[in-house]
RNA sequence: GCGGGUGUCGUUUAGUGGUAAGACAUCAGCCUUCCAAGCUGAGGACGGGAGUUCGAUUCUCCCCACCCGCA
Numbered sequence: 001g002c003g004g005g006u007g008u009c010g011u012u013u014a015g016u017g018g019u020a021a022g023a024c025a026u027c028a029g030c031c032u033u034c035c036a037a038g039c040u041g042a043g044g045a046c047g048g049g050a051g052u053u054c055g056a057u058u059c060u061c062c063c064c065a066c067c068c069g070c071a
Stems, first nucleotide, its partner, number of pairs: 001070007010024004018054001026042005047063005
């Protein structure tokens, strides 16, 4: 330099155009003499920009980061 892939809460994994889901973690409450465990609840995310569309995490283009292959 060329080609391909991936990017979703703090971490991890779903989500094939229609109000973004779960697990762990965090916080609050309950329970307990206290801690742990357990139960209930809460907050928290679509890498950036543009386009298509009534509507985009999803489709298209550009950029960024990472991974793989070729040179």